[in-house]
């Protein structure tokens, strides 16, 4: 260079053209003599970036930036 693919919470990752979600992690209460453990309740997201298309975009569709894989080129 060319194709494939991933990027969504602090971490691991579902999800879907119509209100963003779970697991652990935080936090607070309850529970105990106290801790763990468990239960409740909360906080925490410009869905990687820009444009487009739609009434409506996280989701389509172009361009981009990062990580992964294979192909091919030069030396």
């Nucleotide at each position: 260079g060319c194709c494939u693919u991933c990027g969504u919470a602090g971490c691991u990752c579902a999800g879907u053209g119509a209100u963003a979600g779970a697991g652990c992690a935080c936090g607070u209460c309850a529970u105990u003599g106290g801790u763990a453990a468990u239960g409740a309740c909360g906080g925490g997201g410009u869905c990687g970036g820009a444009a487009g298309u739609u009434u409506g975009a996280u989701u389509c569709u172009u361009c981009u930036c990062g990580g992964a894989g294979g192909c091919a080129c030069c030396a």
Molecule: transfer RNA
Organism: Pseudomonadota bacterium